[in-house]
RNA sequence: GAUGGGAGAGCCCGGUAAACGCUUACCGGCGCCGAAGGCGCAACCGCCCGGAAACGCUCAGGCACAAAGGACCAUC
Numbered sequence: 001g002a003u004g005g006g007a008g009a010g011c012c013c014g015g016u017a018a019a020c021g022c023u024u025a026c027c028g029g030c031g032c033c034g035a036a037g038g039c040g041c042a043a044c045c046g047c048c049c050g051g052a053a054a055c056g057c058u059c060a061g062g063c064a065c066a067a068a069g070g071a072c073c074a075u076c
Stems, first nucleotide, its partner, number of pairs: 001076005010030001012029007031063003037059001038057003044051003
C1' cells in the first nucleotide's frame, strides 16, 4: 500500500434558503464523542537528553439512518 472487520456521541433550540407537507444545507447557541491528526503527563526504554500510550486535553475532526472518515486487528 491492497482486501476484510472496525466504536462512540443531539433527528436539541433559534434563524435563513430550498423543498412542499418530509426533510436537506448554511449560520448562531448550548450539550456531547473520542479511535485521523495535534498537544500534555508518564510507566517504560535508551545513544542522556531524546523516544514513548488505546492515559489525559478536546485545537482540529465528529454526533438520526446512510455516506465519508476511522486508531487498532487479520491476511497478502